[in-house]
RNA sequence: UAAACGGAGAGUUUGAUCCUGGCUCAGGACGAACGCUGGCGGCGUGCCUAACACAUGCAAGUCGAGCGAGAAAGUUCCCUUCGGGGAGCGAGUACAGCGGCGGACGGGUGAGUAACACGUGAACAACCUGCCCUUGAGACUGGGAUAACAGCGGGAAACCGUUGCUAAUACCGGAUACUCUCUAGGUACCGCAUGGUAGUUAGAGGAAAGGGAAUUACCGCUCAAGGAUGGGUUCGCGUCCCAUUAGCUAGUUGGUGGGGUAACGGCCUACCAAGGCGACGAUGGGUAGCCGGCCUGAGAGGGUGGACGGCCACACUGGGACUGAGACACGGCCCAGACUCCUACGGGAGGCAGCAGUGGGGAAUUUUGCGCAAUGGGGGGAACCCUGACGCAGCGACGCCGCGUGAGCGAUGAAGGUUUUCGGAUCGUAAAGCUCUGUCACAGGGGACGAUAGUGACGGUACCCUGGGAGGAAGCCCCGGCUAACUACGUGCCAGCAGCCGCGGUAACACGUAGGGGGCGAGCGUUGUCCGGAUUUACUGGGCGUAAAGAGCGCGUAGGUGGUUAAGUAAGUCAGGUGUGAAAGGCCAGGGCUCAACCCUGGGAUUGCACUUGAAACUGUUUAACUUGAGGGUAGGAGAGGUAAGUGGAAUUCCUGGUGUAGCGGUGAAAUGCGUAGAUAUCAGGAGGAACACCAGUGGCGAAAGCGACUUACUGGCCUAGCCCUGACACUGAGGCGCGAAAGCGUGGGGAGCGAACAGGAUUAGAUACCCUGGUAGUCCACGCCGUAAACGAUGGGUACUAGGUGUAGGAGGUAUCGACCCCUUCUGUGCCGCAGCAAACGCAUUAAGUACCCCGCCUGGGGAGUACGGCCGCAAGGUUAAAACUCAAAGGAAUUGACGGGGGCCCGCACAAGCGGUGGAGUAUGUGGUUUAAUUCGACGCUACGCGAAGAACCUUACCGGGGCUUGACAUCCCGUGCUAUCUGUGGAAACACAGAGUUCCCUUUUGGGACGCGGAGACAGGUGGUGCAUGGCUGUCGUCAGCUCGUGUCGUGAGAUGUUGGGUUAAGUCCCGCAACGAGCGCAACCCUUGUCCUUAGUUGCCAGCGCGUAAUGGUGGGCACUCUAAGGAGACUGCCGGUGACAAACCGGAGGAAGGUGGGGAUGACGUCAAGUCAUCAUGCCCCUUAUGUUCCGGGCUACACACGUACUACAAUGGUCUGUACAGAGGGUCGCGAAGCCGUGAGGUGGAGCCAAUCCCAGAAAGCAGAUCUCAGUUCGGAUUGCAGGCUGAAACUCGCCUGCAUGAAGUUGGAAUCGCUAGUAAUCGCAGGUCAGCAUACUGCGGUGAAUACGUUCCCGGGCCUUGUACACACCGCCCGUCACACCACGAAAGCUGGCAACACCCGAAGCCGGUGACCCAACUCGCGAGAGAGGGAGCCGUCGAAGGUGGGGUUAGUGAUUGGGGUGAAGUCGUAACAAGGUAGCCGUAUCGGAAGGUGCGGCUGGAUCACCUCCUUU
Repeated sequence: UAAACGGAGAGUUUGAUCCUGGCUCAGGACGAACGCUGGCGGCGUGCCUAACACAUGCAAGUCGAGCGAGAAAGUUCCCUUCGGGGAGCGAGUACAGCGGCGGACGGGUGAGUAACACGUGAACAACCUGCCCUUGAGACUGGGAUAACAGCGGGAAACCGUUGCUAAUACCGGAUACUCUCUAGGUACCGCAUGGUAGUUAGAGGAAAGGGAAUUACCGCUCAAGGAUGGGUUCGCGUCCCAUUAGCUAGUUGGUGGGGUAACGGCCUACCAAGGCGACGAUGGGUAGCCGGCCUGAGAGGGUGGACGGCCACACUGGGACUGAGACACGGCCCAGACUCCUACGGGAGGCAGCAGUGGGGAAUUUUGCGCAAUGGGGGGAACCCUGACGCAGCGACGCCGCGUGAGCGAUGAAGGUUUUCGGAUCGUAAAGCUCUGUCACAGGGGACGAUAGUGACGGUACCCUGGGAGGAAGCCCCGGCUAACUACGUGCCAGCAGCCGCGGUAACACGUAGGGGGCGAGCGUUGUCCGGAUUUACUGGGCGUAAAGAGCGCGUAGGUGGUUAAGUAAGUCAGGUGUGAAAGGCCAGGGCUCAACCCUGGGAUUGCACUUGAAACUGUUUAACUUGAGGGUAGGAGAGGUAAGUGGAAUUCCUGGUGUAGCGGUGAAAUGCGUAGAUAUCAGGAGGAACACCAGUGGCGAAAGCGACUUACUGGCCUAGCCCUGACACUGAGGCGCGAAAGCGUGGGGAGCGAACAGGAUUAGAUACCCUGGUAGUCCACGCCGUAAACGAUGGGUACUAGGUGUAGGAGGUAUCGACCCCUUCUGUGCCGCAGCAAACGCAUUAAGUACCCCGCCUGGGGAGUACGGCCGCAAGGUUAAAACUCAAAGGAAUUGACGGGGGCCCGCACAAGCGGUGGAGUAUGUGGUUUAAUUCGACGCUACGCGAAGAACCUUACCGGGGCUUGACAUCCCGUGCUAUCUGUGGAAACACAGAGUUCCCUUUUGGGACGCGGAGACAGGUGGUGCAUGGCUGUCGUCAGCUCGUGUCGUGAGAUGUUGGGUUAAGUCCCGCAACGAGCGCAACCCUUGUCCUUAGUUGCCAGCGCGUAAUGGUGGGCACUCUAAGGAGACUGCCGGUGACAAACCGGAGGAAGGUGGGGAUGACGUCAAGUCAUCAUGCCCCUUAUGUUCCGGGCUACACACGUACUACAAUGGUCUGUACAGAGGGUCGCGAAGCCGUGAGGUGGAGCCAAUCCCAGAAAGCAGAUCUCAGUUCGGAUUGCAGGCUGAAACUCGCCUGCAUGAAGUUGGAAUCGCUAGUAAUCGCAGGUCAGCAUACUGCGGUGAAUACGUUCCCGGGCCUUGUACACACCGCCCGUCACACCACGAAAGCUGGCAACACCCGAAGCCGGUGACCCAACUCGCGAGAGAGGGAGCCGUCGAAGGUGGGGUUAGUGAUUGGGGUGAAGUCGUAACAAGGUAGCCGUAUCGGAAGGUGCGGCUGGAUCACCUCCUUU
């Protein structure tokens, strides 16, 4: 400061993070459509599709004041034979015709058009312009026709022919005439060229129309000049996509002559020349009317061109001209074609992309309205006529804007709905009720502006007044996140939702419904399209080491860019001025409709273009110069730089000969192969090809590919030093050209070794592989192709600048020295570390990925695909250029935490090893699987199921099966009635139960009743070992008694996270110490607890007995005692405390002393954060679901005990370290009243009898056994072993048949130490021996405890298993039981190829050739003029004919495009298909790239290359100490 006010993000890749990157959403808009809903008004707007076809009506006429002719209806008068006739008016009116003007405007549409079509700015000295305006001059004199009309004729019609009459502002002759035109001459001035303007001389040529009126005055006419308006033409600039369209062009480019036009021009024609356009994109193809504007956007841009306005094009399709000022003409003509209509079949008619309207198409777009009242247009002198332009009305919520559907009070927080934890909450002041208002709508009354005289379609409209009454007026979408808004029920991966992520598989805020809530509101959602967000094409404003992206490398053309000084210029640039940039729109300021939308006025803006005047710093350009860029000369230097020829030695192989003998070779192990015909080995000689050990080095050279023995020849580049020379000669480089590993191809050689393919042998489930034995192309040479690689530093080239340090290669200089080193400086190359800076991070860092500039190449989500088609190249293989449909919501980079690895390091554990004993073999027991069964109830399934739940199934248990019963129930609470309890007997029955009989009265009491209990009844309910352990609680297993798991603060990192917790030691231990950007803390470890081992104190019965007594055959039996043992309470003790050594002066370790015990003394209890959807709904509890005369309950019987078989766990054995017999010794810990049960007696025994004692340190169970002593057996299926079976008994129990235990006698099976494999245990342990307990009526080889006897071995950590820490790789994160590749099979989808088939388009060649213009001819025809009396002739014109051109049509071969096509090819997609296992870890043969070859497939192999390979070792370099 009038016209400067403005830029937001979110979701989705991951376990998490940062980045890259796509997809999606929130906004605005619309000529919209669809769904649901719909009160009023204003202003706008309305076929986007079929430029498809159109019925009907209307949309362009007018002028009698240019002309001839000229009615009728009606009416008045007259006549009348009443049929009518005549005259006047109507009226010189209507209609038709001649003539004039207008039908070229207005209105519609957007098919065509990529073009001077449009926009913008110029030009016409190359043009036209009716009507209009201005000026000048003029209109004199003649003539002949013709339509209308009339007659005749043809035709169905449209219409036509012929004869005759007639007029004009129609037509024609003559005159006159200029500043007009032409021809010839000539002057002045001017201009950018051609040239223009103004004079001049001579000659030639060219005009006219009247009408009205009777008025001077109006309207016309002719010539000329000028203006205005409108047009025509030309030019600069701008204007879509495809290069998978790269070459196009014969009237093509130019010239000359001629023609044509209003006018320039190849516009046309003849001739001549051979040009013209194109990478600054010609030509071709596709698409499209262009603009002002409109939408969006912060802007720059992007999209769009409907309404309004400007321009263009078109008018059924194609062609053509005529008329005219203007057209090649929307409502004119001719021709051709298609279509429609009429027809008498001979012929005719038509063109809504005008306004309405119809059919059709479509998701979709209005009335066959009123009026010329206004505005505008045509005609007319005017009145006036015409006007579907226009003004209005109608229809449509299609859009924008405005208004309303009521307002205030109103708690019992009504009823009702929903929900609920049942208390309540919510709808909710909402309703009802009370009190008001009257906008809109409705009714009545008045009533405009638009129209300064008349005239109003709109319209009795807007508006104003009055009236009554809350009455007539609310829906739509959404409620998982984004995104505002939540509950219940139903459903159960179904039905469905979904913009993206994603919801739904029984508790869905995501589906459907309801309640509630949120948003907008006469609308609300959905769909479609555009912009935005998207900086996701990046001019503003992006990138390319690893995410997509640097061409394999060079040379160089065009182009782009370019050092220092001076001068000129003014193209770019900057400044001023002028013109233009239409109006409308948008913006600003005002104004008018009540406001707004809408409309009006003014301003500003229109960022542009053109012209002009200036400035001169910069860029450009011209000139002159310079030397620092660049290059050259001189002197030196290093080098696997290149090409060719020659030479050399080692090794492999082969050949010959010698020696020599049985093997060699090869592998994880083997075999194929070679060898007694003499191999391998070894010696000598020879042949041949290929490659060049050591030197050798992140050393050198080269543009890259690449280059390695030596010598010679030729040759390219580089570096250093100092001076001299040229004088910007430079950088980059689209196309282009050249070089270009390996493989491969062609021709000819060569061929030792190696070695795709191939063969054989192995391996394997298979093995088209890895391994082995052979082996062909090839590898080598020459010449010619190919042109690709992980052709990599995944990093284009150039120039300049920006800390250092340290190696190495090649020079130069300095210092120093006798000299060589050393040291310093500097240039060039090549490495590493590192600051700033950069980066998503990793990392880069003077050799940049830093800071800048210049040039080139390339990228824009993944897949499809570097593929198809097309082009180019190639002998081929193939290369290069390079899409789309379809499909997904990701694909990816870096880093983080885990997990994993047939990765690494360190460490631990009965993990291995060292040992001892077992299992696996036998018999039996027991559990499981399987099978069987009416049922064999259920659960548990790697470790972590299987002598497990079950600490004990004959009935019961029991859940299973069969059968018999009950239905408020076996069990609980409540209600009513009844008070019979109980119980016993009989009958039936398998029992439950039923019937009958007997029997009797509980407790309290206020005497009403109450309680317990039984029976009967009704319903609420009970009940369920029914389902879901993947809905749960609780409990438990396991990793694992492993040493770990975390937090606070701080610090580091953009962040996930890291640090701490890593490191050096040490420990059983994240135990401790030290160090350290960490310092602390918590849960775990340890300790605290129990037990055991030693001692002490206290206490002393039921325990004990040393001493003192008593007593006995003997015994703590007894007195007494509490010393000892013991009991059970409390203490002590052990802490690396002490010593020595090692260690870092630490922690700690090793050894020692003392001690009952020594480094956690032994054992137990104790189980971190978490993992396994681990186990359990059948312990219990519990949500939901299910059953309810049964899935509940009860009874009897059966089953859980089956038995071809398989597995687990045990017992007993196989014997002499033993069996049997006899004798004999020593425990601990337990249990006992529905119990343990002594002594005694009986029995061979199990047991029976008995009943003392004991509620237990008292009594009992209770004999411990192995052991010890002795005897016997003597190696055998036994005096081992005891299964099985028979007989006879015992015990428990209602009951031992299915189905218990025990005893005696008899019987006497397998088994002689156990295959592959596998388990436990490190000391009072293993092994071995017995004892006790729980369960339990009875039943123990099981389980849980107890003591007795009592070992061996551990070098050690390579290996197996498990675990911990650190590190590494990863494409895993449901975490390796992971991920994932390809063939095949099936379904669907789009695409390519394909014998062909069909259609379109644009050309070409030829044929035919309408209308028509033009040209020729014109014997036929003709009024005007000339001659002539005339006839006639002439001039001029025409019909007809001929010709050029020419639309449509035809024929032909091609091009291009689209559709379709048997079949075929790959691709994509698809919960559970097949085959394998290629890749991700060293992915089990490291992977990948190029190429060749082979194979069901992934893929394998050869050659060369890369690290985007793990691991170990070595070399080199660097860092730290």